RNAcentral holds the full RNA, with entries from ENA. The part of an RNA shown here (small-subunit ribosomal RNA, central domain) has 346 nucleotides and comes from an uncultured prokaryote. Rfam family: Bacterial small subunit ribosomal RNA. Rfam links the family to the GO terms ribosome and structural constituent of ribosome.
[in-house]
Context: one part of a larger RNA
RNA sequence: UUAGGUUUAAAGGGUGCGCAGGCGGGUCUUUAAGUCAGUGGUGAAAGUUUGCAGCUUAACUGUAAAAUUGCCAUAGAUACUGAAGACCUUGAAUGUAGUAGAGGUAGGCGGAAUGUGUAGUGUAGCGGUGAAAUGCUUAGAUAUUACACAGAACACCGAUUGCGAAGGCAGCUUACUAUGCUAUGAUUGACGCUGAGGCACGAAAGCGUGGGGAGCGAACAGGAUUAGAUACCCUGGUAGUCCACGCCGUAAACGAUGAUUACUGGUUGUGCGCGAUACACAGUGCGCGACUGAGGGAAACCAUUAAGUAAUCCACCUGGGGAGUACGUUCGCAAGAAUGAAACUC
Numbered sequence: 001u002u003a004g005g006u007u008u009a010a011a012g013g014g015u016g017c018g019c020a021g022g023c024g025g026g027u028c029u030u031u032a033a034g035u036c037a038g039u040g041g042u043g044a045a046a047g048u049u050u051g052c053a054g055c056u057u058a059a060c061u062g063u064a065a066a067a068u069u070g071c072c073a074u075a076g077a078u079a080c081u082g083a084a085g086a087c088c089u090u091g092a093a094u095g096u097a098g099u100a101g102a103g104g105u106a107g108g109c110g111g112a113a114u115g116u117g118u119a120g121u122g123u124a125g126c127g128g129u130g131a132a133a134u135g136c137u138u139a140g141a142u143a144u145u146a147c148a149c150a151g152a153a154c155a156c157c158g159a160u161u162g163c164g165a166a167g168g169c170a171g172c173u174u175a176c177u178a179u180g181c182u183a184u185g186a187u188u189g190a191c192g193c194u195g196a197g198g199c200a201c202g203a204a205a206g207c208g209u210g211g212g213g214a215g216c217g218a219a220c221a222g223g224a225u226u227a228g229a230u231a232c233c234c235u236g237g238u239a240g241u242c243c244a245c246g247c248c249g250u251a252a253a254c255g256a257u258g259a260u261u262a263c264u265g266g267u268u269g270u271g272c273g274c275g276a277u278a279c280a281c282a283g284u285g286c287g288c289g290a291c292u293g294a295g296g297g298a299a300a301c302c303a304u305u306a307a308g309u310a311a312u313c314c315a316c317c318u319g320g321g322g323a324g325u326a327c328g329u330u331c332g333c334a335a336g337a338a339u340g341a342a343a344c345u346c
Base pairs, nucleotide, nucleotide: 003318004317005316006315007300008299012314014201015200016199017198021194022193023192025088026087027086028085029084030083031082033081034080035077036076038074039073040072041071042070048066049065050064051063052062053061054060091191092188093187094186095184096183097182098181099180100179103177104176105175106174107173108172109171110154114150115149116148117147118146119145120144121143125136126135162169163168206247207246208245209244210243211242215241216240220236221235222234223233258313259312260311261310262309263308265292266291267290268289269288270287271286272285273284274283295302296301319346320345321344328339329338330337331336
């Protein structure tokens, strides 16, 4: 490079927006760049291929033809692609009327629990475990009652529920804000799809500055267990977990399944709409699930939410180890991240 692939064998980028690029709906007209066929020129010779001939044959040689798949010029064809123009409405977007939700940001408020403080009652244990001990407690603990304070998380509702591009989002409420869906078919008239680079977002942990610190709890200390126990269990406990601002940019960031479009059987549950009523329910649109066909698959399984049948664009793979390492470069305060080999070995 060709080809075959990417749920689980190597392989889908964590997610979106989007410049370039690639690809792109219907009708008509023009053009003739791509495309197609004709003619002319050129495409050295040798070599190669084919026919014939010459050395007794062959190698070798001669001769003729073919080939040289290309390039240039010219006069044509116009289905498709391109270019230019005119129009269309189904793709896309907007409007109008409804509707849904833990979508986002900021503020306010609430109750339960936990811990602590103060005061009361009350007396000898509490706590913890497989059993114990460390620990707390006559300076009055544990328990219980009242009041106060603090921080964090929001039981029940709660669900194969809902929303979001992904990460993710759950007490109540207010403000601001984004989105989907349905109905309508009013408006624009292909405005679309994908998207290398780029930009933005991106759990947890970690980092910087300043706050906060109830519970939990790496590290650490002690008690146990054990042959040992740098663990599992217990008593404590610092960073952290929380807030504001700034970094980091990674995860089994998973549906281990890229995005978009079209097509291809049924059954059943459920969320949000529409429509119609005969108040039973069937119809219709968008989601979330389960099951089973055709088809696919190495099988497990997938099966209108495809891993089926096709198309466009992007990303990625090419034996195991060495290795996501070394070196270089870029980014980062650092931790490190991104890019990413080879020798050697099986």